[in-house]
Context: one part of a larger RNA
RNA sequence: CGAUGUUGAAGGAACUCGGCAAAAUACCUCCGUAAGUUCGCGAGAAGGAGGCCCAGUUUCAACGCAAGUUUUGGCUGGGGGCACAAACCAGGGGGUGGCGACUGUUUAUUAAAAACACAGGGCUCUGCGAAGUCGCAAGACGACGUAUAGGGUCUGACGCCUGCCCGGUGCCGGAAGGUUAAGAGGAGAGGUGCAAGCUUUGAAUCGAAGCCCCGGUAAACGGCGGCCGUAACUAUAACGGUCCUAAGGUAGCGAAAUUCCUUGUCGGGUAAGUUCCGACCUGCACGAAUGGCGUAACGACUUCCCCGCUGUCUCCAGCAUCGACUCA
Numbered sequence: 001c002g003a004u005g006u007u008g009a010a011g012g013a014a015c016u017c018g019g020c021a022a023a024a025u026a027c028c029u030c031c032g033u034a035a036g037u038u039c040g041c042g043a044g045a046a047g048g049a050g051g052c053c054c055a056g057u058u059u060c061a062a063c064g065c066a067a068g069u070u071u072u073g074g075c076u077g078g079g080g081g082c083a084c085a086a087a088c089c090a091g092g093g094g095g096u097g098g099c100g101a102c103u104g105u106u107u108a109u110u111a112a113a114a115a116c117a118c119a120g121g122g123c124u125c126u127g128c129g130a131a132g133u134c135g136c137a138a139g140a141c142g143a144c145g146u147a148u149a150g151g152g153u154c155u156g157a158c159g160c161c162u163g164c165c166c167g168g169u170g171c172c173g174g175a176a177g178g179u180u181a182a183g184a185g186g187a188g189a190g191g192u193g194c195a196a197g198c199u200u201u202g203a204a205u206c207g208a209a210g211c212c213c214c215g216g217u218a219a220a221c222g223g224c225g226g227c228c229g230u231a232a233c234u235a236u237a238a239c240g241g242u243c244c245u246a247a248g249g250u251a252g253c254g255a256a257a258u259u260c261c262u263u264g265u266c267g268g269g270u271a272a273g274u275u276c277c278g279a280c281c282u283g284c285a286c287g288a289a290u291g292g293c294g295u296a297a298c299g300a301c302u303u304c305c306c307c308g309c310u311g312u313c314u315c316c317a318g319c320a321u322c323g324a325c326u327c328a
Stems, first nucleotide, its partner, number of pairs: 001323008010314002014312001019309001027051005036041001038157001052079007061070003080084001092307004097302002099299002104116002120155007132141003158294004163224003168221002170217005177212003183206002188201005225243005252286001253283001264280005
C1' cells in the first nucleotide's frame, strides 16, 4: 500500500450520474391500520406494546377408581442482567409520476427491460384429398381435427372509445369493351419446274390468363393543407374570401420515453431545483388496434421527494486476518 472483516466522537447523504456500498429493519402474540379499488385487494400498510426467571391464584384438556402426571389460557406480585425473538437465522418504510395490465420469457459468455409472450379484440384464408407447410415424387404434418376447427397477420387484461380519406399501392368482385402468345386460318406474294408439284413467305379473321377499364375494401399498405382579411381600447378571431386536395387530424392527450428554439411561461416543493409534480398550448415533428386516453393490483424496470439508518461524505482513524514489502 492492497484485499476481506470489524469498530468509531460530532454531524447524518453535505458523497455521488444515482444512497452505489454499507448500516438499519427482521421472529411470535396482542392492539392498530390511509388514499385508492376491478370489492379480490391495498395490508405484514403505516404505527405501537409485550416476550427471560420465580411465586401465588384461576382456568382448559388428556389419562387415571383415586392420589396424581402431563397440558392450555387468564390475572396478580416479585427477581436478575448492559442486553430476555439474548447466538445463528431473520421485511427498511412511506409518498408521487412514466412504461408495461398481471404470473411468465429473453441476448448460454457485457443488456432481464418499457423488449418477447400472454388471456382478450379484430381482419383475412380454409367445406376437407381443407387452407397452409416439408418433399422431385410417393408420402407426411395439419388431424385420427372439421368453421365454437385449422392457418396467416395486426393489436395486447379491464374501462371509455376507435373519427375523415379508396386518388396511389395491395386485395376482392366484374359473361361487356380495348390490348395480347402459341395455335387455328389462309387472301395473296416469291423461288423452281414443260407440267403435276415441291418450297419460302404471308394479310384479314378466330385465339386465354394478365394488363387497361368499371366497382368495392383502411382493426389492408398508407394519408389526414396553405394564404389573406375581419369584433366599439388593445389583443384575439366565433365569421368571411381565395387556392389546392382522395381527404384536410375528430375525441382524447400535449415542452410528453415525442418540444428544436428551451433551463418555454406560471404554480408547488428547496435557503437555493437544467431533474420532478400540476397547469398553459406557440404539437420544430401526439393522435385513435404501426391503437388513443385512463386504470386497482403487480415489477431485481425507471423519475422525483420524505422518514429511519448509517464511514457515502466533512475527514479520516484504530483493530484482526491474508497478501505485498524488509530481513533471514
This is a predicted structure of a 328-nucleotide part of an RNA (large-subunit ribosomal RNA, domain IV) from a beach sand metagenome. Its Rfam family is "Bacterial large subunit ribosomal RNA". Its mean pLDDT, the model's own confidence on a scale to 100, is 89.